RNAcentral holds the sequence, with entries from SILVA. A computed fold for a 1520-nucleotide RNA from a metagenome, annotated as small-subunit ribosomal RNA.
RNA sequence: AGAGUUUGAUCCUGGCUCAGGACGAACGCUGGCGGCGUGCUUAAUACAUGCAAGUCGAACGAGAAAAUAUCCUUCGGGAUGUUAGUAAAGUGGCGAACGGGUGAGUAACACGUAAGUAACCUGCCCUCAAGUUGGGGACAACACUGCUAACGCGGUGCUAAUACCGAAUACUGUACAGAUUUCGCAUGUUAUCUGUAUUAAAGGCGGGUACCUUUUUAAGGCCUGCCGCUUGAGGAUGGGCUUGCGGUCCAUUAGUUUGUUGGUGAGGUAACGGCUCACCAAGACUGCGAUGGAUAGCCGGCCUGAGAGGGCGAUCGGCCACACUGGGACUGAGAUACGGCCCAGACUCCUACGGGAGGCAGCAGUAAGGAAUAUUGCGCAAUGGCCUGACGGCUGACGCAGCAACGCCGCGUGACUGAGGAAGCACUUCGGUGUGUAAAAGUCUGUUAGGAAGGAAGAAUAAGGUCGUUUGUAAUACGGGCGACUGAUGACGCUACUUCCAGAGAAAGCUCCGGCUAACUCCGUGCCAGCAGCCGCGGUAAUACGGGGGGAGCAAGCGUUGUCCGGAAUCACUGGGCGUAAAGGGCAUUUAGGCGGGCUGACAAGUCAGAAGUGAAAUGUAUUCGCUUAACGAAUAACCUGCUUUUGAAACUGUCAGUCUUGAAAGCUGAAGAGGAGAGCGGAAUUCCAGGUGUAGCGGUGAAAUAUGUAGAUAUCUGGAAGAACACCGGUGGCGAAGGCGGCUCUCUGGUUAGUCUUUGACGCUAAAGUGCGAAAGCGUGGGGAGCGAACAGGAUUAGAUACCCUGGUAGUCCACGCCCUAAACGAUGGAUACUAGGUGUUGGGGGAGCCGACCCCCUCAGUGCCGCAGCUAACGCAUUAAGUAUCCCGCCUGGGGAGUACGAUCGCAAGGUUGAAACUCAAAGGAAUUGACGGGGGCCCGCACAAGCGGUGGAGUAUGUGGUUUAAUUCGAUGCUACGCGAAGAACCUUACCUGGGUUUGAAAAGCAGUAGAAAGCUCUGUGAAAGCAGAGCCCCCUUCGGGCUGCUGUACAGGUGCUGCAUGGCUGUCGUCAGCUCGUGUCGUGAGAUGUUGGGUUAAGUCCCGCAACGAGCGCAACCCCUGCCCUUAGUUGCCAUCAGGUUAUGCUGGGAACUCUAAGGGGACUGCCGGUAUCAAACCGGAGGAAGGUGGGGAUGACGUCAAGUCCUCAUGGCCUUUAUAUCCAGGGCUACACACGUACUACAAUGGCCGGUACAAAGGGAUGCAAUACCGCGAGGUGGAGCAAAUCCCAAAAAAACCGGUCUCAGUUCGGAUUGGAGUCUGUAACUCGACUCCAUGAAGUCGGAAUCGCUAGUAAUCGCAGAUCAGCAUGCUGCGGUGAAUACGUUCCCGGGCCUUGUACACACCGCCCGUCACGCCAUGGAAGUCGGUAGUACCCGAAGUCGCUGGUCUAACCCCUCGGGGAGGAAGGCGCCGAAGGUAAGAUCGAUGACUGGGGCGAAGUCGUAACAAGGUA
Repeated sequence: AGAGUUUGAUCCUGGCUCAGGACGAACGCUGGCGGCGUGCUUAAUACAUGCAAGUCGAACGAGAAAAUAUCCUUCGGGAUGUUAGUAAAGUGGCGAACGGGUGAGUAACACGUAAGUAACCUGCCCUCAAGUUGGGGACAACACUGCUAACGCGGUGCUAAUACCGAAUACUGUACAGAUUUCGCAUGUUAUCUGUAUUAAAGGCGGGUACCUUUUUAAGGCCUGCCGCUUGAGGAUGGGCUUGCGGUCCAUUAGUUUGUUGGUGAGGUAACGGCUCACCAAGACUGCGAUGGAUAGCCGGCCUGAGAGGGCGAUCGGCCACACUGGGACUGAGAUACGGCCCAGACUCCUACGGGAGGCAGCAGUAAGGAAUAUUGCGCAAUGGCCUGACGGCUGACGCAGCAACGCCGCGUGACUGAGGAAGCACUUCGGUGUGUAAAAGUCUGUUAGGAAGGAAGAAUAAGGUCGUUUGUAAUACGGGCGACUGAUGACGCUACUUCCAGAGAAAGCUCCGGCUAACUCCGUGCCAGCAGCCGCGGUAAUACGGGGGGAGCAAGCGUUGUCCGGAAUCACUGGGCGUAAAGGGCAUUUAGGCGGGCUGACAAGUCAGAAGUGAAAUGUAUUCGCUUAACGAAUAACCUGCUUUUGAAACUGUCAGUCUUGAAAGCUGAAGAGGAGAGCGGAAUUCCAGGUGUAGCGGUGAAAUAUGUAGAUAUCUGGAAGAACACCGGUGGCGAAGGCGGCUCUCUGGUUAGUCUUUGACGCUAAAGUGCGAAAGCGUGGGGAGCGAACAGGAUUAGAUACCCUGGUAGUCCACGCCCUAAACGAUGGAUACUAGGUGUUGGGGGAGCCGACCCCCUCAGUGCCGCAGCUAACGCAUUAAGUAUCCCGCCUGGGGAGUACGAUCGCAAGGUUGAAACUCAAAGGAAUUGACGGGGGCCCGCACAAGCGGUGGAGUAUGUGGUUUAAUUCGAUGCUACGCGAAGAACCUUACCUGGGUUUGAAAAGCAGUAGAAAGCUCUGUGAAAGCAGAGCCCCCUUCGGGCUGCUGUACAGGUGCUGCAUGGCUGUCGUCAGCUCGUGUCGUGAGAUGUUGGGUUAAGUCCCGCAACGAGCGCAACCCCUGCCCUUAGUUGCCAUCAGGUUAUGCUGGGAACUCUAAGGGGACUGCCGGUAUCAAACCGGAGGAAGGUGGGGAUGACGUCAAGUCCUCAUGGCCUUUAUAUCCAGGGCUACACACGUACUACAAUGGCCGGUACAAAGGGAUGCAAUACCGCGAGGUGGAGCAAAUCCCAAAAAAACCGGUCUCAGUUCGGAUUGGAGUCUGUAACUCGACUCCAUGAAGUCGGAAUCGCUAGUAAUCGCAGAUCAGCAUGCUGCGGUGAAUACGUUCCCGGGCCUUGUACACACCGCCCGUCACGCCAUGGAAGUCGGUAGUACCCGAAGUCGCUGGUCUAACCCCUCGGGGAGGAAGGCGCCGAAGGUAAGAUCGAUGACUGGGGCGAAGUCGUAACAAGGUA
């Protein structure tokens, strides 16, 4: 510090996800030791048991017992002493308000911070001053006694005090009055003085004995010390109260408040105060967010982060609040009191049913809840607290230990050597490689654990004692201070630590290995099982699932889950945006607010600088130090970015004062304009009405029909009526804030702009809330209604057509008034100001030059367009009219969907508008641009693509292939074009892969090893059998260089497989397509994908060539080179040829001969737009012509770019993997592949006269031939037979008769002398064998069929059509296939249309690429959610009722020790009970509010491999 994920790829926007750190954690697997920390986050749920706050006898009175000693004894016991002035209890004092727990409540002066208190309190502690006199009356305990189940409650009597109460004295106290005075922002306040009134106390424990008293061993007075007590002043500490500032969410909470806000007076409090009350006034708070709701203890800090921030508020520390829930006071210095009291409520327990008791959010512990959190431990040794004079007591605070890998830190599980690179395991190309120096083995070490021994620090100024010194004192007692000596105490703890002993011995796991992200292989599985943080893996070769091996990472831990921060600049202060990605309000005006021109002066609020105070400690940082190190701890420093006070500075902002003119506004003089409102007027057109003329249609459409018209339309003429809109001008022209505004005239009226530089003097800009305007549609009332025209009706179209088209047509459109308030209200671009190259139009105004005017030219202001630089932008693009550079203000955005929906509120007559969520769901949604593909987009061009022609197919019969069906099997494959006379160039057996049956099992063939046997082999024969085979007999009795060969058998690896996968593959092939395309290097352009080149203008069959050009070159394709053919030449003439010469024949190159010709087969020539003319950019090239056998590629063939179709083939071959191995191998016989209601493809033959039949007469080419072709001859009607000359072929044969053609004859339009299927009979040939199942011949038979529906195929010249011939395969079998020649046409205007293709361009939501994508209803399943008659519950308030405890007030006839008076009876003062009243918790009643749960039914929404219906959108998406 980034990465993955939207796309075919790219850039951007944008979300999701990951890598990091952290945790009071939990869960899974695993687990050696130690140190330091931490440990109910949930139920502030309920709690058994124990403990957690007591102490003081030096405040006080009283005062045991057990036990024991002695004595006595009636032996039952008793007395006395000790126990012991002890225990327990009581009065009294202090403490119990601290310490400890928890975070429910609380949004508050609760907390933090800084101030104030001149408005206050403060026990214990410290300092100072003064005092501590003298009396009195009670009450507990106790004794006796009563009630009660218990808790407890009384009655009578006694008694002490540092308990209680008078009195005295008293200040500087307090209160009041007065005077002077200090200070202060006001109220006030400080100090001093005067007067009046008023308020105290308690003693205890030591020491002394000069003096005094008495009851004289003593006690007291007295003196003295200490501890107390009282008063006052001050300090310290701790608090109370007040204030500024600060820190949560919701406006779908906008108004709240009646003690409320203030005043006066009174009361109350420690104290100010509506704190409370009476009266008076009507205020107070609030958009800088009141009130309400939700949530929450706050902070120091902790986590994270570069920081700013964000999250959190465990442990430690500060503050607050609470103590079962609610209310209340008492005591006290302090509480409205966790381990106190009273009341109410809920709950638990006890009960004798009358009534009582209780409060772990103290420490342990229990139950419950929960994913989850420990011991009913030890000790007061240390630190601290309370009491005490002290000793000491108490202390679940605290110190320790226990449990838990919960966290952090440290250590260990060994070290070195060690290659036969062991074994095992895994992989393997079978060679090897990995695990791996790893192990073993050898040599060592000794941490930790184990055993044994030793053994700290934490403990001191203890108390006390002795001595010295000092001080109080009369004092050497005594006490206090200081110093020296002495002096007990350890929970932890058999601790830490040290030493010794033995011994590598006891100690490694977890996660991951597709990318992100370090780490790869085998097997299993087969969209199953499973994985997954995101992208995504898994459908038979999974580095992604599970296991093995190996590897990577961390390590006593490792992973997972959850949460927080980070990455996320993804709420952007630092540090984002808004034309098209989410985002500018529809427009204006204006309030608050924010911001604001030049100059001068003042002030000092902001700002800046210095100083002071504070910012607790801890934490964090730095340094040093202490535990062996570290964690941990200590010291010191800096920091604590803040707040307050104060001193200064005065540039900027601000405030005040003054001034200026340039911003703004006004005046004056002009100008343009569909700016607005109202009134009036006008012509054209349309429709309607009336009349005339006139006759059959008109109208409408792609074509029609509905409609209209003989009752006279349409057309045309005249007249009239009505309403609406204003042609031409008219223009990226004008005006307006926007919406919007268009005939002409008038009236009223707003704004803009130019000139002048006259006036004011910053008066400005922006703009939440508010207000106004606001297209169309819509609504209300009343008019109006020509045309147009939702709805509706009809006609068409269509599979349907609730649409598009047509004929009609109502609301509406128009007017007036009133609503509605939304639009793609768009420049998808808020307003204002300033600055930043230009060019060119246009509208309005002004100026200059020229003699004037027009025109033109120049300058300038205000508008409105286009182009364009810098700059900006993701790109497109914007560019002085900014989307540039800046400032100010407003509005708005934060992934897609759900959803602009629900609920609520508000506006509206309604429709609906405004505001505006969540659950749930997805990993994208999106912008711009790129390359393709596609379009019922465009342009250009080509092709038997159409058209023009010729002939077919589709109908018949047959052949053949396929589908289907059938079957034991009908083997398998091929399936749009590109399967279907295809693989198959030939299934009777074989082939053959299929079926049935019978056999064989190392196998039919190949090849290895080991063992064994040797002629079992081989040959002949027999039996059985369908054969294969099995069984048997006979003959034979191996060769050798002794290594072996050969053969059989056994065993073992293996053979074999037309078994599967063509979607694992190679090779081969088809198709687009013989279409003209497909690419690369360098350069250039672009952020990039990419572009350029290859586009453009011409031209071509062609990316063929030329020209141009940021391109220049190159490659694969095209073309050419190759073969055949067409012309000529040369060479060569046998088997071919025969012109000339000769011979011969009935005849024939038959013979001699010839080398001319044909031909053969080798080599050359020829054609290149070369020549001429025209067209052209005078380029490529095209058109025409000449010559030529051939002319613009002469014709044909071979040749198939990059690629596409997971195209075809595992059954040609090869091959990975899988499967099979007495069978899916192999042998044999028979059957099947030949089936047959049917459907399709491809062919053959026909339907006839351009023909059939008969007769006659011609002319080929190219092939084949030895297991072959076979002549002459003979036989047969014929297929063919007999026979065999010749020929390994230009020689012989197939072979001849090529056929069609031509000539002659016949048939005469018919199911025929057409057609030949089918069937019967008889044969031939091949073959072991023609039954299933061959071909051919002869005789007989003589079916369908009379030219073929929709549709569809081939062909552009030696082509179509037609005619025959040959060959491969092959024993035989050809209508198929491959070749060959014969005869031999028609037509092409042309490119609108169909199909296919090429180039350019355009649109795109497609990229599996239109056979694409995709929308909505319906149906089914699941999920969350809205409404809903209601039902249930929570919360806060309001009104009323009832009203506990208790304070306060009144009363107090009853009761009453202290004081006063008294006649001693009593009375008074004061107090108490009781009563009444105000307030008052819980409770009750009532009507509402609000939140939640649930609810028949209902609404939409989301999600869900293959459901239904259509096809709305994306291309002009077929109606943009």

It matches the Rfam family "Bacterial small subunit ribosomal RNA".
The prediction has a mean pLDDT of 82.